Two RNAs folded together computationally: RNase P RNA and transfer RNA, 431 nucleotides in total. Rfam match: Bacterial RNase P class A. Its family is annotated with ribonuclease P activity, dimeric ribonuclease P complex and tRNA processing in the Gene Ontology. Rfam classes the family as a ribozyme. The coordinates come from a structure-prediction model, not an experiment, and the mean pLDDT is 77.
[in-house]
RNA sequence: CCAGAUUACUAAACGACCGCUGGUGUUAUCGAGCAAUCGGUACACAAGAGGAAAGUCCGGGCAGCAUAGAGCAACGACAGUCGCUAACGGCGACCGGGGGUGACCCUAGGGAAAGUGCCACAGAAACGAUACCGCCCGAGCCGUAAGGCAAGGGUAAGGGUGAAAGGAGUGCGGUAAGAGCGCACAGCGACGCAUGGUGACAUGUGGAGGAGGUAAACCCUGUCGGCUGCAAGGAGGUUGGAUUAUUGACUGCUCGUCAACCGACUGUUUCAACCCGCUAGAGAUUAUCGGCAACGGUGAUCGUAGAUAGAUGGUCGUUCACGACAGAACCCGGCUUAUCGGCAAUCUGGCGCC
RNA sequence: GCACCCGUAGCUCAGCGGAUUAGAGUACUUGGCUUCGAACCAAGUGGUCGCAGGUUCGAAUCCUGCCGGGUGUACCA
Numbered sequence: 001c002c003a004g005a006u007u008a009c010u011a012a013a014c015g016a017c018c019g020c021u022g023g024u025g026u027u028a029u030c031g032a033g034c035a036a037u038c039g040g041u042a043c044a045c046a047a048g049a050g051g052a053a054a055g056u057c058c059g060g061g062c063a064g065c066a067u068a069g070a071g072c073a074a075c076g077a078c079a080g081u082c083g084c085u086a087a088c089g090g091c092g093a094c095c096g097g098g099g100g101u102g103a104c105c106c107u108a109g110g111g112a113a114a115g116u117g118c119c120a121c122a123g124a125a126a127c128g129a130u131a132c133c134g135c136c137c138g139a140g141c142c143g144u145a146a147g148g149c150a151a152g153g154g155u156a157a158g159g160g161u162g163a164a165a166g167g168a169g170u171g172c173g174g175u176a177a178g179a180g181c182g183c184a185c186a187g188c189g190a191c192g193c194a195u196g197g198u199g200a201c202a203u204g205u206g207g208a209g210g211a212g213g214u215a216a217a218c219c220c221u222g223u224c225g226g227c228u229g230c231a232a233g234g235a236g237g238u239u240g241g242a243u244u245a246u247u248g249a250c251u252g253c254u255c256g257u258c259a260a261c262c263g264a265c266u267g268u269u270u271c272a273a274c275c276c277g278c279u280a281g282a283g284a285u286u287a288u289c290g291g292c293a294a295c296g297g298u299g300a301u302c303g304u305a306g307a308u309a310g311a312u313g314g315u316c317g318u319u320c321a322c323g324a325c326a327g328a329a330c331c332c333g334g335c336u337u338a339u340c341g342g343c344a345a346u347c348u349g350g351c352g353c354c
Numbered sequence: 355g356c357a358c359c360c361g362u363a364g365c366u367c368a369g370c371g372g373a374u375u376a377g378a379g380u381a382c383u384u385g386g387c388u389u390c391g392a393a394c395c396a397a398g399u400g401g402u403c404g405c406a407g408g409u410u411c412g413a414a415u416c417c418u419g420c421c422g423g424g425u426g427u428a429c430c431a
Stems, first nucleotide, its partner, number of pairs: 001350007009342002012319007020048002023045004028041005050325001054336002057334005062229004075225005080094005095109001096107004110220002115218002117214003127167001132159002134155004140149003169185005188210001191206006233276002236266006246260005283302008320323001356426006364380004382398005404420005
């Protein structure tokens, strides 16, 4: 210098003026009220979208309902190991498998040695082998003979078909011909033992003698999951019930009424749209300690949208690389998708120069 | 917010418990029939099965993640 790998950060900047949203303040002003105070307006002050606010794909908080507790069945999701976490189907590290020269990347990665199903076409046969060609034996027939034809049988080595052919290869023996039929060596898997590791697993070793594929086919094993979602729900309002019992208010008593209690309704042309839930939270920034890391502990500092016709904008000036994807609506942790560009760090391969 | 569905030829749809070269109607093209045209008859053209990845010997079909469109329940100014 070229080509690449991985991980972050950023998301035009500055100033002026005019607006919008919620908040705080005011010896301002208007209205209501006896008052405390409440509401409107004005002014001032500081604040006001994102890395994805998105898709709504997972997991939680929170709320209501159900529920003594536990289990079984069904249904769904997930599936190497250890850890992180509030939790997860997320993340980190590692193991096994695959790809790349490499940095590094991908991996639904339990069980086919419980059972069932399926494996088109081709092929003899697609999984309890009815064997096409071949090889071997061969009753019998033909022939002087060599030999030929051949019922029946053996074989699974060779050929052929197929994605896949009984599934453990090579050599020797064996046999009529053959075959793990036998032996030696080598390979895969399960099991036992030893060593190392928390573990997945790795390495070594032993005897036995397991062998097609498919579980993103049914299924089996293990783990997890109660249902509904902020239009939850509360409060308020309207209306009905019970006043048998208790409490409070109406000045003490009696009666009565109202409220507490229980139920129904509660936004569509109107009594009810207000208020709470609502943003201080698994919070942010930073220092330090522990950990390979995900993450956790401790200290310090900060206060940073909360609407409901729904705010976060517009104009002007200067500068630049001329500005992408896109906008909260109960709140968090992830995943996924969209995104003009800019910039940094670490690492890999190649070339050149010293 | 919740619960679902669909995407296959220009158009409307089958196929989607895996296997022939993905079919049908319509449209289009050519030929026939007719004096000519329509209708009818015959033949043909036309497909990244929404996209990407995976499972499998083999995927439109099974699985996962996306993209686009639509429906229901309340509800829409």